[in-house]
c-di-GMP-I riboswitch aptamer from Actinotalea sp. C106, 76 nucleotides, folded computationally.

Formats: sequence, C1' cells, structure tokens
RNA sequence: UCACGAGAAGGGCAAACCCGCCGAGAGGCGGGGACGCAAAGCCAGGGGCCCCGCAGGGGGCCGCCCAGCCACCGAA
Repeated sequence: UCACGAGAAGGGCAAACCCGCCGAGAGGCGGGGACGCAAAGCCAGGGGCCCCGCAGGGGGCCGCCCAGCCACCGAA
C1' cells in the first nucleotide's frame, strides 16, 4: 500500500417504539430509546421498494443490493 476484520483498544452510529415539530403522503428533523451495524460515513448513478397522479410525470427511502467517493484501529 492492497485486501481482510478479532469475545482487541479507544470511540462512533442507532431499528422498533414513545414524545415534539414539519410534510397531503411516502417520509424528514430534534429528544428519549437500543434491535442491530466495520463504513448503519457520504452519494439517488443502476436495480428495488414506498407515496401522489388516469397518464406523461413528480416526490421519498442508501439500516435492501450494486456502482462511485472518503475514513479510525491493527490480531490472524
């Protein structure tokens, strides 16, 4: 450096659910809370799912998968 990921160290994030606010909705933000996560960091490019619409289309989700970008630690 490229892989890899431990009953390692120090830390990090936070599902369901509850409360408040925003949104027509999917859903988002904040607080509480931890099921989990080695990228559960970023990204809506591809697939997928969800909401609205007769449709063209518009919107949402990266904690569903892939691609892309960045990064802490160091046993085997």
Model confidence (mean pLDDT): 91 of 100.
It was read from a public genome assembly, where an Rfam model found it.